[in-house]
RNA sequence: GAUGAACGCUGGCGGCGCAUUUAAGACAUGCAAGUCGAACGAAAAUACUCAAUUUAAAUUGAAGAAGAGAUUUAUCGAAUUGGAAGUUUAGCCCGAGUAUUUUAGUGGCGGACGGGUGAGUAAUACGUAGGCAACCUGCCUUGAAGAGAGAAAUAACUAAGAGAAAUCUUAGCUAAUGUCACAUAAGACCACGCUAUGGCAUCAUAGAGAGGUCAAAGGAGAAAUCCGCUUCAAGAUGGGCCUACGGCUGAUUAGUUAGUUGGAGAGGUAAUGGCUCACCAAGACGAUGAUCAGUAGCCGAGCUGAGAGGCUGGCCGGCCACAUUGGGACUGAGAUACGGCCCAGACUCCUACGGGAGGCAGCAGUUGGGAAUAUUGGACAAUGGAGGAAACUCUGAUCCAGUGACGCCGCGUGAAGGAAGAAGGUCUUCGGAUUGUAAACUUAUUUUAUCAGGGAAGAAAAAAAUGACAGUACCUGAAGAAAAAGGACCGGCAAACUACGUGCCAGCAGCCGCGGUAAUACGUAGGGUCCAAGCGUUAUCCGGAUUUACUGGGUGUAAAGGGCGAGUAGACGGCAUAGCAAGUCAGAUGUGAAAACUUAGAGCUCAACUUUAAGCGUGCAUCUGAAACUGUUAAGCUAGAGUGCAGAAGAGGUAAGUGGAAUUCCUAGUGUAGCGGUGAAAUGCGUAGAUAUUAGGAGGAACACCAGUGGCGAAGGCGACUUACUGGGCUGUAACUGACGUUGAGGAGCGAAAGUGUGGGGAGCAAACAGGAUUAGAUACCCUGGUAGUCCACGCUGUAAACGAUGAUUACUAGGUGUUGGGGGACCAAGGUCCUUCGGUGCCGUCGCAAACGCAUUAAGUAAUCCACCUGGGGAGUACGUUCGCAAGAAUGAAACUCAAAGGAAUUGACGGGGACCCGCACAAGCGGUGGAGCAUGUGGUUUAAUUCGAAGCAACGCGAAGAACCUUACCUGGUCUUGACAUCCCAAUGACGAGUGAGCAAAGUCACUUUCCCUUCGGGGCAAUGGAGACAGGUGGUGCAUGGUUGUCGUCAGCUCGUGUCGUGAGAUGUUGGGUUAAGUCCCGCAACGAGCGCAACCCCUAUUUCCAGUAGCCAGCAGGUAGAGCUGGGAACUCUGGAGAGACUGCCCGGGAGAACCGGGAGGAAGGCGGGGAUGACGUCAAAUCAUCAUGCCCCUUAUGAUCAGGGCUACACACGUGCUACAAUGGCGUAAACAAAGGGAAGCGAGACGGUGACGUUAAGCAAAUCCCAAAAAUAACGUCUCAGUUCGGAUUGUAGUCUGCAACUCGACUACAUGAAGCUGGAAUCGCUAGUAAUCGCGAAUCAGAAUGUCGCGGUGAAUACGUUCCCGGGUCUUGUACACACCGCCCGUCACACCAUGGGAGUCAGAAAUGCCCGAAGUCAGUGACCUAACCGAGAGGAGGGAGCUACCGAAGGUGGAGCUGGUAACUGGGGUG
Repeated sequence: GAUGAACGCUGGCGGCGCAUUUAAGACAUGCAAGUCGAACGAAAAUACUCAAUUUAAAUUGAAGAAGAGAUUUAUCGAAUUGGAAGUUUAGCCCGAGUAUUUUAGUGGCGGACGGGUGAGUAAUACGUAGGCAACCUGCCUUGAAGAGAGAAAUAACUAAGAGAAAUCUUAGCUAAUGUCACAUAAGACCACGCUAUGGCAUCAUAGAGAGGUCAAAGGAGAAAUCCGCUUCAAGAUGGGCCUACGGCUGAUUAGUUAGUUGGAGAGGUAAUGGCUCACCAAGACGAUGAUCAGUAGCCGAGCUGAGAGGCUGGCCGGCCACAUUGGGACUGAGAUACGGCCCAGACUCCUACGGGAGGCAGCAGUUGGGAAUAUUGGACAAUGGAGGAAACUCUGAUCCAGUGACGCCGCGUGAAGGAAGAAGGUCUUCGGAUUGUAAACUUAUUUUAUCAGGGAAGAAAAAAAUGACAGUACCUGAAGAAAAAGGACCGGCAAACUACGUGCCAGCAGCCGCGGUAAUACGUAGGGUCCAAGCGUUAUCCGGAUUUACUGGGUGUAAAGGGCGAGUAGACGGCAUAGCAAGUCAGAUGUGAAAACUUAGAGCUCAACUUUAAGCGUGCAUCUGAAACUGUUAAGCUAGAGUGCAGAAGAGGUAAGUGGAAUUCCUAGUGUAGCGGUGAAAUGCGUAGAUAUUAGGAGGAACACCAGUGGCGAAGGCGACUUACUGGGCUGUAACUGACGUUGAGGAGCGAAAGUGUGGGGAGCAAACAGGAUUAGAUACCCUGGUAGUCCACGCUGUAAACGAUGAUUACUAGGUGUUGGGGGACCAAGGUCCUUCGGUGCCGUCGCAAACGCAUUAAGUAAUCCACCUGGGGAGUACGUUCGCAAGAAUGAAACUCAAAGGAAUUGACGGGGACCCGCACAAGCGGUGGAGCAUGUGGUUUAAUUCGAAGCAACGCGAAGAACCUUACCUGGUCUUGACAUCCCAAUGACGAGUGAGCAAAGUCACUUUCCCUUCGGGGCAAUGGAGACAGGUGGUGCAUGGUUGUCGUCAGCUCGUGUCGUGAGAUGUUGGGUUAAGUCCCGCAACGAGCGCAACCCCUAUUUCCAGUAGCCAGCAGGUAGAGCUGGGAACUCUGGAGAGACUGCCCGGGAGAACCGGGAGGAAGGCGGGGAUGACGUCAAAUCAUCAUGCCCCUUAUGAUCAGGGCUACACACGUGCUACAAUGGCGUAAACAAAGGGAAGCGAGACGGUGACGUUAAGCAAAUCCCAAAAAUAACGUCUCAGUUCGGAUUGUAGUCUGCAACUCGACUACAUGAAGCUGGAAUCGCUAGUAAUCGCGAAUCAGAAUGUCGCGGUGAAUACGUUCCCGGGUCUUGUACACACCGCCCGUCACACCAUGGGAGUCAGAAAUGCCCGAAGUCAGUGACCUAACCGAGAGGAGGGAGCUACCGAAGGUGGAGCUGGUAACUGGGGUG
């Protein structure tokens, strides 16, 4: 884009079309094929006339009558005025005629058209083009000729009879355009020869000759005449038959065929023909796909597509086939006949049970099936058909109407103005935005619908009559915006976004995918987008899809080259000449139906629709021509190919023989205790003498070195030597042949290893197997043994990652460098060197190609030819079938079902029990710890009313907490409050608030009483609490996975990026890699890169040296004074120190190394040397890392409670587990005595000297100090002296008892300290594990923050003061480069198989059921042909007898259905069973 559509929601009008795609299922009812009385007899009805008696009158005139015509007579113009026919001679009997109408029957024509359907049919079909010298043709047209004279029947009808009916029987009557003889007749037909001409044969045409056979119908009319009839000829129309070409699938259908193929003969037919029959021959078809199976009506055309194509065949048109299923003939011009006949089957109906009837795939309609498809309508008015002379009759063909948005087309549902941008809705940052000029309102209009009036064409060439549709189309008028809008979608593809609800639920989904509490994706709403009387969904087809590739694809690695060669059919094929004209090309002619399509017009108001003209119809056929190319024929050529001759190389093949080294075994000698094997062992062998060694022997297999991306072969493959036979390639030459070539479906052949059969052989090795190890296990890797096998001969198998993952052949397209086998040339010192040319085999590389990787004269380049193969992954190289095989198995080779991927190449990361380099207290080397004990502290767990919460590997656990008795406090129990403990606003009444007193209480809350504001312009205002109402407060409630901020960690690791340029299709790369160097992406050199940024370093602080300045509260050398003592005083500014400003260190200098570099090693000088030491400083990022309980904050939740307040309790529990610490276990020590030396801090609700008291904690009193002034304050380890003497101790101090001190409302739960007493574990700590590289570890004490009190913690300070580092193999972490990857949530990744469960489809399956098509036999209806026909028999012949002719009947062949048999095919189902898929 499309549809004969269906479904969902919705629905105003009109025009034009279309409408059972399914059950070719079954059908009630009505209608769909009749007509002709001018073919015929007969019957009926109506009218008139006559007759029954006569008269009179009047009227009328058939186109004509007071006539007409004709030469005249004659004639005509209006019928009738009683008796037909029969029988019989006595009489009997009957009303008759005409006109019109109708029609049961005979007869004619038509029922073979029109209408329906698509079951069957893969060719007796269709389409296109031809042929019939092999044919027919009613009605129609034209031409020629004719119609004389007869006959016998029969229906209807009458009578009788049978039957329920349908219908039938018998006897009798009758007509014809029904039937049959006779006559006549030809250019008809038959047979016979002859002549001429023509032809592809049979033959055709024409002519002359004589012979035979065969025709006819009448009707109407007053008549003319018309309609019919017969024969012949011709035409037209319609058919029949034949030929070629064309259009489906399957080879898991490969052979089929016996009237089959052909012949000559006969029969039959309209006609050819095995169409049929007898005989003869053995053919015919098939890989260019026969046969079989499946599917299917074919075409013009329709849909789609740029086209080529692909799909379809409904409506309209052409052809075919069918008419309940199967068979059959009759009639006829035509049928093997939809609304005819006969038979058989199934079904339905009627029945009196004896027997009958029926065929909607005609139009309506019913039922059924189905997702689904209409009225039991009107009319013959038109168009057409049948019959008729005609009038007419018939016509469910047709024309119309009805139903259906089923499709296409057209129109409408309103138009213009209208901002307070109304109300309402939605959203909101609360300001507004949007719905939205939309509405309201104003003005004008009326298409369609409604009503009313008018009103067609369609109707026909004289006029009249004739309209189903239809009072329709159309026109006019009236009224009023009046009656008329929905559907889908809004994450991307793809135009269109927000809110709420929901919370991996409900749901959506075409693909990707959305939904787990902020969903533009679900549902709803508002808004928007797209279409619009429709809109979506589903189904189907084409397109996009170059995704079956003719146009127009591929096969190294994505799917795909056969394992290999020789070769058949086939396909393709060198140079030049001549002929032919099949292909090819050109022109002409015919055809290619109409409709359709395209273009230009025309008609319906437009359009759809209809219509006119032209084009198109790409095809086929015929004729004429051309001869380049292909083809073919003829005769040639030598460049392809092959042969000959001369050479050289080779693990090419087959067979026979020979050889040495080694292993093993046997025999003998020597010799003694082990051997062997492994990571380490053990099994094993060995004192019965092994291993080792010497000599001899046996046997089998394989051939070291040479040996080489060396050689040979088609591939598999081939490796000692010799001989014999033998294949191929190469070089040279140019004698011979003369296109002999290339490829190659099928078929035949070769084909590693393993396997297999028969017979040998068997040394070593070695599946299976055994034992020993390893291991959680070890049906493995390792070891000891060991059988098939490996070897040989003859067979089979026929597969491999049979690989260059690269089919064969030919030609062309830059080079460079090896190697191998030949040839030629130049030089030469005779070893060689160089140039060149063929054949092979490698590497690198340009163009080109390629998705990239890569290939690149050995192509994966450019071309040509031929073969093979591919078309998403899995299922599956499986199943079934077939072929092959001894088997194993091989070859061929699906489907159901399932997934949205599978795959290739490359990129960046990450990872690796990959590689290279480097670093770090990472290891190593050391020192000291932890883990064992007791205690402190944190955590887990448990417990509890509560033991509040958070932190969880490193990077939680002396962490938040720099300090829980109350408070803190968030938890629990209980008591209270509800605009609230805290903030803002309003109203009322008040003057308070506060303080005091009382009641009651666990306390808070509550209740009562007393006292009592400020300013003022005098209006009021401020402030405060009380009461009240609501907005609101409040929340340490949830979410750190909604967030900000802050922090940890990798890591103070050296990295992380950008701009421009360049490279690449791209992701990306380069820079940033490389060579050095560094602590460092630090620096140097090189380089398609050149620069830059964040990091590193430096700039900052402290510290080490020093100079200058300054000199109190610090200092005191010199001067002076002075004390019991003292910088105490005057004074000094030297020193220490304090705190400001400077200097100093930069590889600056020297030597060596290095690349004349960066830099490294050493040295000098220097307080300090290569970053001097320490701190602050933390790149891009990672961990959804931590924190909603510091704070802030979105959303959610609570609101007399999850808020607020009070008392008490809890956070301090205690079987246990872990982390971090303290104290120890002692002599490098403990205790005692007396003595020495710091730094850095703090101090007013404070530090507190001194004195006194107390054993002590401490108390009392109290000076000084807001501090370089006073105080805390004693430093300790250390050194000296004394004692203890290796013990659970004079070590160790837990625990416990008693008595106290201090802080504080308060020390019970639950503080610290003191004294006395008590005196536990512990004697250096398993596996494991931590810190530290120098003023460091270790050890010693001091201070501070928090704080009423409460440190073994934390943060600081100084004192004493080591050991070790060979080095980077290993462990851990990190960095750079490289490599592999099926990982990317990134190895805590990915992922394989069994088992268990559920579901799904499928293979096998004892069987069983069904279907279709063949086949043998039996039976054999109807019926044609044939035979017979004793029976019957109108026409003709015959005087007659009889004959001719015909028929019934019977027989035979064939023959549908049916029965039966054995095979094959297809499908369903099945206990059980096999694998597969999904979860």
A computed fold for a 1479-nucleotide RNA from an uncultured bacterium, annotated as small-subunit ribosomal RNA. Rfam family: Bacterial small subunit ribosomal RNA. Its family is annotated with structural constituent of ribosome and ribosome in the Gene Ontology.